[in-house]
Molecule: transfer RNA
Organism: archaeon
RNA sequence: GGGGUCAUGGUGUAAUGGUAGCAUCGCUGCCUCCAAAGCAGCUGAUCAGGGUUCGAAUCCUUGUGACCCCA
Numbered sequence: 001g002g003g004g005u006c007a008u009g010g011u012g013u014a015a016u017g018g019u020a021g022c023a024u025c026g027c028u029g030c031c032u033c034c035a036a037a038g039c040a041g042c043u044g045a046u047c048a049g050g051g052u053u054c055g056a057a058u059c060c061u062u063g064u065g066a067c068c069c070c071a
């Protein structure tokens, strides 16, 4: 220098262009003499800019970052 894959709550991981879900962490309650475990509930996220579309996490484009391959 060229090519490819990836970026989603604190963490891990889903999502045919049509409500952003699950687990875990955290918080609250139940249970308990207290705590743990268990049960119920709550909070919290699409890497950044632009475009296409009635509608974008998803498609296109530019950038940033991580990993891999070629030179």
Base pairs, nucleotide, nucleotide: 001070002069003068004067005066006065007064010024011023012022013021018054026042027041028040029039030038047063048062049061050060051059